[in-house]
Context: one part of a larger RNA
């Protein structure tokens, strides 16, 4: 900037925010039914391998007895060998049953995120569109409650107020 003023709503464009939404949507996590079940513990067996001891065999060696000696008998000690199926232990693999049980599969439920054609709101801008409802007696005074109607602001009926 002072009526060539101010100003209201629909519609349209742009952007943002949250909402609904088929997809029997997706992902992650917790709890859990059922199934499978690595592994571990205890247990029933098992007995590769190995220790000790006894037995047998010869070798070395000590004591005693016999013997002239070789050697024989007997009682020990040492290092070996033995398909002795001797006795007593230790013990791996494997194995029976029970329990614990990671993990996986299928489902249930809860929580937290997340995609989505489309729908329907709000907000912000603009020099968009349509009108001009309000502000002057704003050209039908305005407003409140209520009901109906209409592109939109709005219009009409009833009751009320004066802001």
């Nucleotide at each position: 900037c002072a009526c060539c003023g101010c100003c209201c709503g629909u519609c349209g464009c742009u952007a943002c925010u949250a909402c609904c939404g088929a997809u029997u949507g997706a992902a992650c996590g917790g709890u859990u039914u059922a199934g499978u079940g690595a592994g571990g513990u205890c247990u029933u067996c098992g007995g590769a391998u190995u220790g000790g001891u006894c037995c047998c065999g010869g070798c070395c060696u000590g004591g005693c007895g016999g013997g002239a000696a070789a050697c024989c008998g007997u009682c020990g000690g040492g290092a070996c060998g033995g398909u002795g199926c001797g006795c007593c232990g230790a013990a791996a693999a494997g194995u029976u049953g029970a329990c614990c049980g990671a993990a996986c599969u299928u489902g249930a439920u809860c929580g937290c995120u997340u995609a989505g054609a489309g729908g329907a709101a709000g907000u912000a801008a603009a020099a968009g569109u349509c009108g001009u409802a309000a502000c002057a007696a704003g050209g039908u005074u305005u407003c409140c409650g209520u009901a109906g109607g209409u592109g939109a602001a709005c219009c009409u009926g009833c009751g009320g107020a004066a802001g």
A computed fold for a 163-nucleotide part of an RNA from Veleropilina oligotropha, annotated as small-subunit ribosomal RNA, 3' minor domain. Lineage of the source: Eukaryota > Metazoa > Protostomia > Tryblidiida > Veleropilina. Its Rfam family is "Eukaryotic small subunit ribosomal RNA". The family has 90 seed sequences and 75,755 matches in Rfam 15.1. RNAcentral holds the full RNA, with entries from SILVA.